[in-house]
């Protein structure tokens, strides 16, 4: 010098309720909070779940079950991409 780790520090993000808004709904925006996070930063790729208003398709018990398309969740997962500090 580098890598792996992750003490301390400055500081980040911000769950869960609750309020206000938006949707058919999963859900998402603020705004209040502080559960928890060393990537709980970002969404390119593989999954995984979770909605169903409209449209397709297929069963059949004609309105219901499946699929499919379509949204969603990255604080689901693993890859990938960047980032602050740097003890032992």
């Nucleotide at each position: 010098u580098c890598c792996c780790c992750g003490a301390a520090a400055c500081g980040g993000c911000g769950a869960a309720a609750c309020c206000c808004g938006a949707g058919g709904a999963a859900u998402c925006g603020g705004g209040u909070g502080g559960c928890g996070c060393a990537a709980a930063g970002c969404a390119c790729g593989g999954g995984a779940c979770c909605c169903u208003a409209c449209c397709c398709c297929g069963a059949c018990g004609u309105g219901u079950c499946g699929g499919g398309a379509g949204g969603g969740u990255u604080g689901c997962c693993c890859g990938g991409c960047u980032g602050c500090c740097g003890a032992a």